[in-house]
Background:
Transfer RNA from a Candidatus Kaiserbacteria bacterium, 73 nucleotides, folded computationally. It matches the Rfam family "tRNA". Rfam links the family to the GO term triplet codon-amino acid adaptor activity. It is annotated as a transfer RNA. The organism belongs to Candidatus Kaiseribacteriota, within Bacteria.
């Protein structure tokens, strides 16, 4: 230099055909226990990497940029 995959909560990851952003773990509070752990309930936490475009509407489609990763030379 060329080709591909990926970037979504603190972490690991879903998100179908464009229509309210989710799960597990973690965190906070509560229940329960003599106490702790396990368990049950509730809650907080998001510029969907960044910038533009298309659209009534974009995590999702299009273009560009950045970063991570695999392959080729």
């Nucleotide at each position: 230099g060329c080709c591909g995959a990926g970037a979504u909560a603190g972490c690991u990851c879903a998100g179908u055909c464009g229509g309210u952003a989710g799960a597990g773990c973690g965190c906070u509070c509560c229940c329960a226990u003599g106490g702790u752990a396990a368990g049950g309930g509730a809650g907080a936490g998001g510029u969907c990497a960044c910038g533009a475009g298309u659209u009534c509407g974009a995590a999702u489609c299009u273009c560009g940029u950045u970063c991570u990763u695999g392959g080729c030379u």